[in-house]
RNA sequence: UACCCAGCAGCGGGAGAGUCCGGUCUUGAACCGGCGCCGAAGGAGCAACCGCCCCGGAAACUCUCAGGCACCCGGACCGCUGCCGAACU
Numbered sequence: 001u002a003c004c005c006a007g008c009a010g011c012g013g014g015a016g017a018g019u020c021c022g023g024u025c026u027u028g029a030a031c032c033g034g035c036g037c038c039g040a041a042g043g044a045g046c047a048a049c050c051g052c053c054c055c056g057g058a059a060a061c062u063c064u065c066a067g068g069c070a071c072c073c074g075g076a077c078c079g080c081u082g083c084c085g086a087a088c089u
Stems, first nucleotide, its partner, number of pairs: 001087001005085001007083007018035001020034005036069003042065001043063003049057003
């Protein structure tokens, strides 16, 4: 020290799938059980690929443990702003 790179915070955008069936009663789409579904919190698996190559890192792919299936909340990821570090000088 403008930008780039990493992290954090704020704002905005942000999909999918039962407002299913039965029971309970505090009448709240709430709670319990059942079946059916979703993948973009998290987690796990394989792998292209990469590396310091004994081994390790690896997805938006796969699985659905968890989570979710009216609204709200959440939500990977993206954009903008700021802070801070790395990096460079």
This is a predicted structure of an 89-nucleotide RNA (Glycine riboswitch aptamer) from Devosia sp. 66-14.
The coordinates come from a structure-prediction model, not an experiment, and the mean pLDDT is 81.